[in-house]
The RNA shown here (TPP riboswitch aptamer (THI element)) has 99 nucleotides and comes from uncultured Meiothermus sp.
It matches the Rfam family "TPP riboswitch aptamer (THI element)". About the family: Vitamin B(1) in its active form thiamin pyrophosphate (TPP) is an essential coenzyme that is synthesised by coupling of pyrimidine and thiazole moieties in bacteria.
The source organism's lineage runs through Bacteria, Thermotogati, Deinococcota, Thermales and Meiothermus.
The sequence was found by an Rfam model in a public genome assembly.
RNA sequence: AAGUGUCACCGGGGGUGCUUGCACGCUGUGCAGGCUGAGAAAUACCCUUGGAACCUGAAUCGGCUAAGACCGACGUAGGAAGCGUGACAAGGGCCAGAA
Numbered sequence: 001a002a003g004u005g006u007c008a009c010c011g012g013g014g015g016u017g018c019u020u021g022c023a024c025g026c027u028g029u030g031c032a033g034g035c036u037g038a039g040a041a042a043u044a045c046c047c048u049u050g051g052a053a054c055c056u057g058a059a060u061c062g063g064c065u066a067a068g069a070c071c072g073a074c075g076u077a078g079g080a081a082g083c084g085u086g087a088c089a090a091g092g093g094c095c096a097g098a099a
Stems, first nucleotide, its partner, number of pairs: 004089006010082001011048004016042001017035008054079003060073004
């Protein structure tokens, strides 16, 4: 030096459902609650190749629930966004000096 770890920064990717009540201009929208979750529109949260963040398969299969992409399976299935920059650390190497 490379590589590794941690952190920061920049860039990029992603999801936002179910349900109750009320209102309204009522196939819906808004507001206030309930459920799961990191997150259910937040200058938030999650993920960024060592990639189950997320998408497809899928109007799938099994279970549960008031109900849902709620839980499990499917999944050594197919895809998916940076081999980014810097600092620090350990580690290793080299040079010089002293004993």